[in-house]
A computed fold for a 102-nucleotide RNA from Ornithinibacillus halotolerans, annotated as SAM riboswitch aptamer (S box leader). The sequence was found by an Rfam model in a public genome assembly. The model forms 94% of the base pairs in the Rfam consensus. It matches the Rfam family "SAM riboswitch aptamer (S box leader)". Rfam's curators write: The SAM riboswitch is found upstream of a number of genes which code for proteins involved in methionine or cysteine biosynthesis in Gram-positive bacteria. The organism belongs to Ornithinibacillus, within Bacteria.

RNA sequence: AGGUUAUCAAGAGUGAACGAGAGUCCUGGCUCUAUGACUUCACAGCAACCUGCCUAACGGUAAGGUGCUCCUACCAGCAAAGCUUGCUUUGAAUGAUAACGA
Repeated sequence: AGGUUAUCAAGAGUGAACGAGAGUCCUGGCUCUAUGACUUCACAGCAACCUGCCUAACGGUAAGGUGCUCCUACCAGCAAAGCUUGCUUUGAAUGAUAACGA
C1' cells in the first nucleotide's frame, strides 16, 4: 500500500507570509476568491476517536496523540422505491478521519 470496525445534515477564526486559482480525479451545477481565496506558519477555538484523570456506573474532564474550524463529504452522477415524470427518499460506490491489525 491493501484490510476490519465506527463516524461523516451539529460545532468552531484571527493574524502573518505567499500570490492564482480553490471546493476529491472527471462531467454538469453551485459556491469561495486580488476587499487576497487555496496553501504554509503562529495563536485561538471546536469536537471527544484513542490514552490519561475523576466516577460504582451512566457519565464528566480536556492534560497527551490525532482530527477539524465557507457551502451536508457543497449538490448531482450508480442502483432501488414512490409519485405529481423531474423531483423526493433510501442504499451503494468513491473519499476523509479515528482506532485496530498485519